About this RNA
c-di-GMP-I riboswitch aptamer, 104 nucleotides, folded computationally.
RNA sequence: GAACGAUUGUAGCAAACCCGGUGAAAGCCGGGGACGCAAAGCUAUGGGGUCUAAAGCGGACUGCGCGGACGCGUGCGGUUUGCAAUGACAGCCCGGCCGCCUGC
Numbered sequence: 001g002a003a004c005g006a007u008u009g010u011a012g013c014a015a016a017c018c019c020g021g022u023g024a025a026a027g028c029c030g031g032g033g034a035c036g037c038a039a040a041g042c043u044a045u046g047g048g049g050u051c052u053a054a055a056g057c058g059g060a061c062u063g064c065g066c067g068g069a070c071g072c073g074u075g076c077g078g079u080u081u082g083c084a085a086u087g088a089c090a091g092c093c094c095g096g097c098c099g100c101c102u103g104c
Stems, first nucleotide, its partner, number of pairs: 005101001012037002017032006035091001041097003046094003049089003056083012
């Protein structure tokens, strides 16, 4: 310097779950807790994938107002639902960056 993770030491991280905070939610942050992890370090503005669905747009039902040729139309709201990332996930995969130890 390159490649690799069979093994050792020192250190490190921390799933589920619980408590508190935050957020519309997904999720995130702090504390507890350990299922696991040799990158479970960083990168979501490298690519794929997954989660959520706020704004926005549309459907259904509905309240009030207005118009009406009484079939309905229209404005503002409510409930519900579909689409929707500009919100997230690096502990889903590939890539990129950086890095501990052991052996060859």
Its Rfam family is "c-di-GMP-I riboswitch aptamer". Gene Ontology term of the family: cyclic-di-GMP binding.